This is a predicted structure of a 74-nucleotide RNA (transfer RNA) from an Ignavibacteriota bacterium. Rfam family: tRNA. Rfam classes the family as a transfer RNA.
[in-house]
């Protein structure tokens, strides 16, 4: 140097054939339950969809380019 895969909340990760308001679990926060904690249970916050550009009436998704991770093969 080359191929290939992956970057979505604060962790771990989904997201279908592109379609209008981007989700899950754990975690965090209030309430409730308790004496108190913990477990439940109901509400809430949280998101530059790695970055730049492109294609489209419309992009997390297509396409390119760069950046970081991993895997192979030199």
């Nucleotide at each position: 140097g080359g191929g290939c895969g992956g970057u979505u909340a604060g962790c771990u990760c989904a997201g279908c054939u592109g379609g209008u308001u981007a989700g899950a679990g754990c975690g965090c926060c209030a309430c409730g339950u308790u004496g108190a904690c913990a477990u439940c249970g109901u509400g809430g916050a949280g998101g530059c969809c790695a970055u730049u550009g492109g294609u489209u009436c419309g992009a997390g998704u297509c396409c390119a380019u760069u950046a970081c991770c991993g895997c192979c093969c030199a």